The prediction has a mean pLDDT of 82. The RNA shown here (transfer RNA) has 74 nucleotides and comes from a Caldifarciminota bacterium. Its Rfam family is "tRNA". By type it is a transfer RNA. Rfam's curators write: Transfer RNA (tRNA) molecules are approximately 80 nucleotides in length. Gene Ontology term of the family: triplet codon-amino acid adaptor activity. The sequence is in RNAcentral, with records from ENA.

[in-house]
């Protein structure tokens, strides 16, 4: 310097393949079950999809820069 991977909830990742309502599981809160509690059930909250711009009636997805990490090669 130059390839490749990877960035999505607090934390671990799914969703990209075919562009169309952002989603699980732990973890938070409530509530229900029990004398209490664990466990179990329901119910909520929580997200600039790493970041800017482009295409598009629409973009987490495409196309470009750039960040951060991890790897290969010089």
């Nucleotide at each position: 310097g130059g390839g490749g991977c990877a960035g999505u909830a607090g934390c671990u990742c799914a969703g990209u393949u075919u562009g169309g309502u952002a989603g699980a599981g732990c973890g938070g809160u409530g509530c229900g079950u029990u004398c209490g509690c664990a466990g179990c059930g329901c119910a909520c909250a929580g997200g600039u999809c790493a970041g800017c711009g482009g295409u598009u009636c629409a973009a987490c997805u495409c196309c470009g820069c750039u960040c951060u990490g991890c790897u290969c090669c010089a």
Taxonomically the source falls in Caldifarciminota (Bacteria, Pseudomonadati).